[in-house]
RNA sequence: GGGUUUGAUCCUGGCUCAGGACGAACGCUGGCGGCGUGCUUAACACAUGCAAGUCGAACGGUAAGGCUCCAGCUUGCUGGGGUACACGAGUGGCGAACGGGUGAGUAACACGUGGGUGACCUGCCCUGCACUUCGGGAUAAGCCUGGGAAACUGGGUCUAAUACCGGAUAGGACCAUGGUGUGGAUGCUGUGGUGGAAAGUUUUUUCGGUGUGGGAUGGGCCCGCGGCCUAUCAGCUUGUUGGUGGGGUAAAGGCCUACCAAGGCGACGAUCAGUAGCUGGUCUGAGAGGACGACCAGCCACACUGGGACUGAGACACGGCCCAGACUCCUACGGGAGGCAGCAGUGGGGAAUUUUGGACAAUGGGCGAAAGCCUGAUCCAGCAAUGCCGCGUGUGUGAAGAAGGCCUUCGGGUUGUAAACUCCUUUCACCAUCGACGAAGGGUUUCUGACGGUAGAUGGAGGAGAAGCACCGGCUAACUACGUGCCAGCAGCCGCGGUAAUACGUAGGGUGCGAGCGUUGUCCGGAAUUACUGGGCGUAAAGAGCUCGUAGGUGGUUUGUCGCGUCGUCUGUGAAAUUCCGGGGCUUAACUCCGGGCGUGCAGGCGAUACGGGCAUAACUUGAGUACUGUAGGGGAGACUGGAAUUCCUGGUGUAGCGGUGAAAUGCGCAGAUAUCAGGAGGAACACCGGUGGCGAAGGCGGGUCUCUGGGCAGUAACUGACGCUGAGGAGCGAAAGCAUGGGGAGCGAACAGGAUUAGAUACCCUGGUAGUCCAUGCCGUAAACGGUGGGCGCUAGGUGUGGGUUUCCUUCCACGGGAUCCGUGCCGUAGCUAACGCAUUAAGCGCCCCGCCUGGGGAGUACGGCCGCAAGGCUAAAACUCAAAGGAAUUGACGGGGGCCCGCACAAGCGGCGGAGCAUGUGGAUUAAUUCGAUGCAACGCGAAAAACCUUACCUACCCUUGACAUAUACAGGAUCGCGCCAGAGAUGGUGUUUCCCUUGUGGCUUGUAUACAGGUGGUGCAUGGUUGUCGUCAGCUCGUGUCGUGAGAUGUUGGGUUAAGUCCCGCAACGAGCGCAACCCUUGUCUUAUGUUGCCAGCACGUUGUGGUGGGGACUCGUAAGAAACUGCCGGGGUUAACUCGGAGGAAGGUGGGGAUGACGUCAAAUCCUCAUGGCCCUUAUGGGUAGGGCUUCACACGUCAUACAAUGGUCGGAACAGAGGGUUGCCAACCCGCGAGGGGGAGCUAAUCCCAGAAAACCGAUCGUAGUUCGGAUUGCACUCUGCAACUCGACCCCGUGAAGUCGGAAUCGCUAGUAAUCGCAGAUCAGCAACGCUGCGGUGAAUACGUUCCCGGGCCUUGUACACACCGCCCGUCACGUCAUGAAAGUCGGUAACACCCGAAGCCAGUGGCCUAAACUCGUUAGGGAGCUGUCGAAGGUGGGAUUGGCGAUUGGGACGAAGUCGUAACAAGGUAGCCGUACCGGAAGGUGCGGCUGGAUCACC
Repeated sequence: GGGUUUGAUCCUGGCUCAGGACGAACGCUGGCGGCGUGCUUAACACAUGCAAGUCGAACGGUAAGGCUCCAGCUUGCUGGGGUACACGAGUGGCGAACGGGUGAGUAACACGUGGGUGACCUGCCCUGCACUUCGGGAUAAGCCUGGGAAACUGGGUCUAAUACCGGAUAGGACCAUGGUGUGGAUGCUGUGGUGGAAAGUUUUUUCGGUGUGGGAUGGGCCCGCGGCCUAUCAGCUUGUUGGUGGGGUAAAGGCCUACCAAGGCGACGAUCAGUAGCUGGUCUGAGAGGACGACCAGCCACACUGGGACUGAGACACGGCCCAGACUCCUACGGGAGGCAGCAGUGGGGAAUUUUGGACAAUGGGCGAAAGCCUGAUCCAGCAAUGCCGCGUGUGUGAAGAAGGCCUUCGGGUUGUAAACUCCUUUCACCAUCGACGAAGGGUUUCUGACGGUAGAUGGAGGAGAAGCACCGGCUAACUACGUGCCAGCAGCCGCGGUAAUACGUAGGGUGCGAGCGUUGUCCGGAAUUACUGGGCGUAAAGAGCUCGUAGGUGGUUUGUCGCGUCGUCUGUGAAAUUCCGGGGCUUAACUCCGGGCGUGCAGGCGAUACGGGCAUAACUUGAGUACUGUAGGGGAGACUGGAAUUCCUGGUGUAGCGGUGAAAUGCGCAGAUAUCAGGAGGAACACCGGUGGCGAAGGCGGGUCUCUGGGCAGUAACUGACGCUGAGGAGCGAAAGCAUGGGGAGCGAACAGGAUUAGAUACCCUGGUAGUCCAUGCCGUAAACGGUGGGCGCUAGGUGUGGGUUUCCUUCCACGGGAUCCGUGCCGUAGCUAACGCAUUAAGCGCCCCGCCUGGGGAGUACGGCCGCAAGGCUAAAACUCAAAGGAAUUGACGGGGGCCCGCACAAGCGGCGGAGCAUGUGGAUUAAUUCGAUGCAACGCGAAAAACCUUACCUACCCUUGACAUAUACAGGAUCGCGCCAGAGAUGGUGUUUCCCUUGUGGCUUGUAUACAGGUGGUGCAUGGUUGUCGUCAGCUCGUGUCGUGAGAUGUUGGGUUAAGUCCCGCAACGAGCGCAACCCUUGUCUUAUGUUGCCAGCACGUUGUGGUGGGGACUCGUAAGAAACUGCCGGGGUUAACUCGGAGGAAGGUGGGGAUGACGUCAAAUCCUCAUGGCCCUUAUGGGUAGGGCUUCACACGUCAUACAAUGGUCGGAACAGAGGGUUGCCAACCCGCGAGGGGGAGCUAAUCCCAGAAAACCGAUCGUAGUUCGGAUUGCACUCUGCAACUCGACCCCGUGAAGUCGGAAUCGCUAGUAAUCGCAGAUCAGCAACGCUGCGGUGAAUACGUUCCCGGGCCUUGUACACACCGCCCGUCACGUCAUGAAAGUCGGUAACACCCGAAGCCAGUGGCCUAAACUCGUUAGGGAGCUGUCGAAGGUGGGAUUGGCGAUUGGGACGAAGUCGUAACAAGGUAGCCGUACCGGAAGGUGCGGCUGGAUCACC
């Protein structure tokens, strides 16, 4: 810096990615070289070999070898002598304490750094001085002889030394004592005394030995400072702290011991526990930091585990010793041996780490005089891409843009100059020849290289031998196809996959890196996500409930002084390597060498003194306090007291109810309630005043009086003189509930009981009611203990209230008022701050000081531990595991059983229906071979379908066809095809007969057959689509540009005041304009004018008829056609803002969009349709395609929707007799006339239609009859006989006549339509159509109402506002129990271990101490003397044993909660007033969420008041 919480936004906040690094590992791949690196795990166990020897110039010697001499013979062997070229074993010296390994232990003077040692040592080395004398006795080896399996060992007897011992000498060694000096002290110096030295060797130069001084080197000890985690470890300590005497050590010291004192350490973290070798450095980071401590270097510790000493200059000793333990091996069972954390190597463990190599050539070490020997230190090689660095796998040219692959819109694109072709080159590898440096030195006649025939050089051949890995949804560079179909799989985070996957797998292409590339793990970074640099705490996590106060931190003014902090300069040190800079060497680089810088630190010297600090027992007064004078107050404690009200008791009056609720009931009441009057008892609380008013640190405090008492404020400026602020621990106070004891108990009231409500109701409501509420005393110690805002001080605009003081002006005084000032308490608001909301002199602004607290959500304020409590419980306070979020503020929507305004046949007011009956029709369901498919709340259900007997038809059964019923193309062959007969068949079809084109004459059209491409599909997906449609809704809305405001999402405009049917218009306004919608323009209807006049019309004139505009004529009227006019709130009046507009009126055919229609904004519903059509992907291809016949879509216990018909008298029936409009008609409508009761039949005129026909309109009207009944209502059902259409009415048509005459007497809950030419009612026509299911649908006219007070309520919608935990948007979200599965965890009877300590027992080796007896070469005083030794005893003492505790871990029947888990159960607690506002603390209760009581909070909506 990016990704990720949201519909979007800003913020907070976590998770995650991009970078670098590694002693790495794993996967795929692998050409060369250089330089590094290589058991991080089991400090697990180890076979085998090697890793420390050397010196003959210390010694006695001679086992083996060499040389030489002699002898024997088997002629290359044996034996003997010599030599010392050498040397096994041995004595002796030096070394073995170095080098090499490892990191177990260790939180420590172990390490780092700087000091001290006047408290010390130091072999070999350097240097100075002085010496190196006289003697002595042994002993190993050897030889002899034993024991033992072995390891090993006993006895006897010789012998040497630079082995051992004694004497002499010695000073500056050591001891005692005196003097003197210093830095406290042991320094220096005088006197006296003490016990001490020596070694030899070589031919020689030499080399050694002893004492002592100094140096160098290496060490020992001590001190300051520095560096892990935990306080859920707070107290630890008896040799402990100090002193004196003694001992011990190289050396100070409780290091050890005896005695004395009672100290010492610790909140600046002792002690316990956990973890860990420390450092130079390494990695990362801008730095500050953080993490690490492989290789290399310094220090420390360890060497199978534990203990111990010996030797030595040095060890308590890796390749030494003793003891104990575990383990392994040998054994003759008696006893012995061993220690790879040296180099290789083996087993084991593990994700994982190499050769049982070469050489001492170089560097270094040991010994030696040296040659030299030894050296798994070291130098090299081998193995491993384990890392870093370098090189290569070719270079140029080359478009027909080849082939192949992949994609494709079929045109092409891409792979791609890539390849091929052609030209050139030869690094590396390969072959051949040559061939190093590293060698200095030593020795000297020669000679000496492990690496290595390596590096390098020269030559040769040939493009030849040499490329992979990961990724391609975003972050993050790089995209397409196929396969798969929430499968297989991917995934670092977000997330992808449910049939069109750039996210899985494969391919093509691309991107990145490249002998590597990815993955995993770990560390730092990003992470300002522990914030010193550099964060926060009103609401996101976070201010302790409040105060007092200890330590600590911090602190006013002036002067002097010190120089602790601070600052400057100098000196020492801060190892080397590393890092950085400049150079040098390997062909370059890595690597390496040289020089410089850095090393921010520590110590010391000198200097400065502003600031901080110390000192002065200096000073000051403004901070703070005291005093005095006033002043307000529900501040606190105790005692006393008052009235109103509730309840109870007594008495009176009085009668049937009271009480309670949404409505009721439980309850009380004729045994007299409620009501009312009087009297009494008792407890609790204090109306009005009363107030964002007062007081208090907070909790909190309210009738009145008295007593005691705390604090505040103002004024004065007398006193003190910094006495201040904060405050870890600590102490006190601390609502309500709760606990204990004793009182009290009126009302209220958890629990409980009853009544209701309810599906249930462990609740809300009601009636009762116990603890409690009250008092005293004692506990508890928590609250939304909140201003969600710690305390103190200072600074930074104002305005306006209110409480308490002081003062001033005006006034004669009081009172009121104005001003000034101090303290408190509110509101508004500038700068500033804030993520925003908001805060704003009472800061959340600007600064300083101190304290507390936070670091993702959940688990969890939980478990365990500790402390407190009588208990309830409180305080302190984790982890495993799990999620990628949790959260704050604001925005836009949506929603609310929130609010306001408005509209609609939404309600209301009316009229008529549906729901009941039978019938019709559609649907569900059932049935069926099939009952084709679709439509499913409103917005499916008389819908697609404006016509299912066949056809339609998509379904079923049966029979047939396969380039096909239909299209295009090609090739070949043939021919017209069609039509018309006959036969078989259910038919399709098959067979057969007949008939027949144009011409340019072999081509075209047409057609048949064969073959190939293909056709075909009412098959699937409307959740892949286009188009079309429904719906909200003909609702009034939906947006944009510019500007402005806001960090932003967004807002404004579009809100507000009016008004409208309307976002319609007006006014106002940080908005100004615009677009799609509204309206208008269009059609129709209503009036008039003009023009025109047939098929329409007929007033006037004329003719004619039984009659009729029938005819001549006419254009007046109706009407048709066409063009115009008219209506615009235009006019008047009232209201209104002088507006928009509205109300009323006039005129007018019509009046306020005149009526009706067409017209449907942005969008919503993955709404409907793949079966109208079109179409992607998929599927079928002798079938899911095509043809035919029959059947089915018409079934029927049932349920629902929608109609028509009725139930009758506003009617039925019969008779008479009127009045429409709009349509349709040549495959048609069909007149007159005749026949039939009728459906209809015959007949044929007219009409391609303002002419003819369908065509009689019906209700209405005038009469007659019926008389309230299952009827003269109603017509279902059914019988018989017909009619018509049609190829055909059986399944399954319609109609007619006669007969039959069912249910039904106005319809429960519920529900629908309609506001005027409307409802209701009456008929007519049309489409589809051969006919008809039509009672449907679409139109047309006739007759023609009632009602609307109004907007409280139901439904739907619009605008504004409010709340929200919703955004798939309330059909939302979401809580808890129960059931199931998985996981981690707490408790648990117990059980099995680990660790450290304590008490006691036992007590090895060993040091030290003691010690009769025993053993004993050196010396001389010759003693069983000194000294020594073994033995024995004692203190200490490892391992071991016993014991009770501590602490920690594993397992654990059972049990507790927790987390997680697409579709389990019960409810619905929360989010809206969430339907009882929610939440906090506490108590009780309940399957569960939860309910209720008491107190508190607003982080509560709404209404009302101010």
Small-subunit ribosomal RNA from Corynebacterium sp. ATCC 6931, 1506 nucleotides, folded computationally. Lineage of the source: Bacteria > Bacillati > Actinomycetes > Corynebacteriaceae > Corynebacterium. The RNAcentral record of the sequence draws on ENA and SILVA.